RNAcentral holds the sequence, with entries from ENA. The RNA shown here (Bacterial RNase P class A) has 380 nucleotides and comes from a Gammaproteobacteria bacterium. Rfam family: Bacterial RNase P class A. The family's RNA type in Rfam is ribozyme. NCBI's taxonomy places the organism under Bacteria, Pseudomonadati, Pseudomonadota, Gammaproteobacteria. A source record names the gene rnpB. Its mean pLDDT, the model's own confidence on a scale to 100, is 76.

C1' cells in the first nucleotide's frame, strides 16, 4: 500500500422565520357551585417558558410484565423445543464450550436425540436401492470346433467359482497396501476407520489412549412415528370509573270519569291504560389505564463472557379524524459539467415514522467513523 474478518458508534451540523401536539404558568371571556367588591372548578382564545420518534418505531415471528375470564389435578388430542454447561423475569434469545462442514487465515455456518419398536420412501440409470443380487469382466471344469512345431493355443455354448477391475447412480455391503489364490475374497497381516469393554482428563457434551473383535440390517425422522421437556384462554378495542337524550324494565302514589280487551258462567277484584316521583342496567360521550421502568448514564467490584452487584446521578413523546412539519441562508457529503489548488448546476439527502410497556429475532437501510485481528506485496 492492497484485500478482508469481527465488534461497536453516528444517522447531516449551525443560525433564523412561520406553524402543530403535550405540560407548567399568566391574562381575558363564558358557564357552574359556594354565598359575594371574592374563591374554586370546567371550557374557549391568547402571551411566555419547557419538551416532542427510531435503530429499526416495521413484520407481529417468539418470550414476559399488566388486565380480565377463570382455577388449568390427571388422561387424551394439538403445538413447540431437541449436543453440553451457564445467563435471564422468561424465551425458540444470548454467552462459553464440544462434534461436523467451509476458508491459506482472522473467522463463518450448523433442527446436532433415536434408523436394532413399527410403517413408509430412495426418481432416472443400473444386475442389484436391501429377505439381496451378478451386465461386462476374471478363473476352473466338461465335451465341440479351428490351428499346431503335437508340448499346447484360440474360440462360441453349457455347468460352476468370484466381487479384485469396468460400467450405473446422490448413495453399491469398510478403505489403502502387502501376502495369498485357479481367479478372488478380512482369507491372513500392517495402518486408518468401526463396534464392544476398561482406564485417563473434563461438571458435562466429548477427547485421548489401551485391550478385544474381522466388521454387524446403506440412506432419509425440516416422512409418519418413538423418547425427553415445555405450553389454560383472550388481549389496552384488556380492564376500571362517571354518565346524557330516546326507547324499554322495576317500585311507590294518584286517577280509574268514559270506552274497550283479557281472566270468569256473572259481579267485585286484578292486569293492560293515563299523570307524577324514585331506582337500577346498557348505549353515545367523557375520565382513567398512560408512561418511573426487569429504566438510562458513569465508576468500582465479581465473572473468559452473556450477565450480576454496589454507589452516584438523570427523567427522556403520550397523541386518539391521531401532533412531531414547512421555508430561507451557510458549511460538510453525493452526482454532473467546465476554463480542474477553483467555479456553476442538480438532489436537499438512506431505510423509514410511536399508539399499554419491556427482552429478543427477522427484514429494510445513503454515507461515514472507531477499535481489535488476518492474508498478500513493497521498503528499512
Nucleotide at each position: 500500500g492492497g484485500a478482508g474478518u469481527u465488534g461497536g458508534c453516528c444517522a447531516g451540523g449551525c443560525a433564523g422565520u412561520c406553524g402543530c401536539g403535550c405540560c407548567g404558568u399568566g391574562u381575558u371571556c363564558a358557564u357552574a357551585u359556594c354565598a359575594u367588591c371574592g374563591a374554586u372548578a370546567u371550557g374557549a382564545a391568547u402571551g411566555c417558558g419547557g419538551u416532542g420518534a427510531g435503530g429499526a418505531a416495521a413484520g407481529u415471528c417468539c418470550g414476559g410484565g399488566c388486565u380480565c375470564c377463570g382455577c388449568a389435578g390427571g388422561a387424551c388430542a394439538g403445538a413447540g423445543u431437541g449436543c453440553c454447561a451457564g445467563g435471564u423475569a422468561a424465551c425458540g434469545c444470548c454467552u462459553g464450550g464440544g462434534g461436523g462442514g467451509c476458508g491459506u487465515g482472522a473467522g463463518c455456518c450448523u433442527a446436532c436425540g433415536g434408523a436394532a419398536a413399527g410403517u413408509g420412501c430412495c426418481a432416472c440409470a443400473g444386475a442389484a436401492a436391501a429377505u439381496a443380487u451378478a451386465c461386462c469382466g476374471c478363473c476352473u471344469g466338461c465335451g465341440g470346433a479351428g490351428c499346431u512345431u503335437c508340448g499346447g493355443c484360440u474360440u462360441a455354448a453349457c455347468a460352476g467359482g468370484u466381487a479384485a477391475g469396468g460400467g450405473u447412480g446422490a448413495a453399491a455391503u469398510g478403505g489403502u497396501g502387502c501376502g495369498g489364490u485357479a481367479a478372488g475374497a478380512g482369507c491372513g497381516c500392517a495402518c486408518c476407520g468401526c463396534a464392544u469393554g476398561g482406564c485417563u482428563g473434563g461438571c458435562a457434551a466429548c477427547a485421548g489412549g489401551c485391550a478385544u473383535g474381522g466388521c454387524a440390517g446403506g440412506g432419509c425422522a425440516a416422512a409418519c412415528c418413538c423418547c425427553a421437556c415445555u405450553c389454560g384462554g383472550a388481549g389496552c378495542a384488556a380492564g376500571a370509573c362517571c354518565a346524557a337524550a330516546u326507547a324499554g324494565g322495576g317500585g311507590a302514589a294518584c286517577a280509574u270519569a268514559a270506552u274497550g280487551c283479557g281472566u270468569g258462567g256473572u259481579c267485585c277484584g286484578c292486569g293492560c291504560u293515563g299523570u307524577u316521583c324514585c331506582c337500577g342496567g346498557g348505549u353515545a360521550g367523557g375520565u382513567u389505564g398512560c408512561u418511573u421502568g426487569a429504566g438510562g448514564u458513569a465508576u468500582g467490584c465479581g465473572g473468559u463472557g452473556a450477565c450480576g452487584u454496589a454507589u452516584a446521578u438523570c427523567c427522556u413523546a403520550g397523541a386518539u379524524g391521531a401532533a412531531u412539519g414547512a421555508c430561507u441562508g451557510u458549511c460538510c457529503c453525493g452526482g454532473c459539467u467546465u476554463u480542474u489548488u477553483a467555479a456553476g448546476c442538480c438532489a436537499c439527502g438512506a431505510c423509514a415514522g410511536a399508539a399499554c410497556c419491556c427482552g429478543g429475532c427477522u427484514u429494510a437501510u445513503c454515507g461515514g467513523c472507531c477499535a481489535a485481528c488476518u492474508c498478500c506485496u513493497c521498503u528499512u